The RNA shown here (transfer RNA) has 73 nucleotides and comes from a Candidatus Uhrbacteria bacterium. The prediction has a mean pLDDT of 81. It matches the Rfam family "tRNA". It was read from a public genome assembly. The organism belongs to Candidatus Uhriibacteriota, within Bacteria.
[in-house]
RNA sequence: GCCACUGUAGCUCAGCUGGUAGAGCAAUGCCUUCGUAAGGCAGAGGUCAGCGGUUCGACUCCGCUCAGUGGCU
Numbered sequence: 001g002c003c004a005c006u007g008u009a010g011c012u013c014a015g016c017u018g019g020u021a022g023a024g025c026a027a028u029g030c031c032u033u034c035g036u037a038a039g040g041c042a043g044a045g046g047u048c049a050g051c052g053g054u055u056c057g058a059c060u061c062c063g064c065u066c067a068g069u070g071g072c073u
Stems, first nucleotide, its partner, number of pairs: 001072007010025004019056001028042004049065005
């Protein structure tokens, strides 16, 4: 230098043919206990890497940029 893949909650990851973004773990509060751990319940937590385009509507499609991983030279 070229090619491919990845980027979504604090972490690990889903998200179908474009139609109001989810799970597990963690953390927080409550219940239980003399107290802790374990267990149960509840709510919270997101500029979907960034910018632009297409569309009535974009995490999803297109272009560019950024970061990471792998391959080729």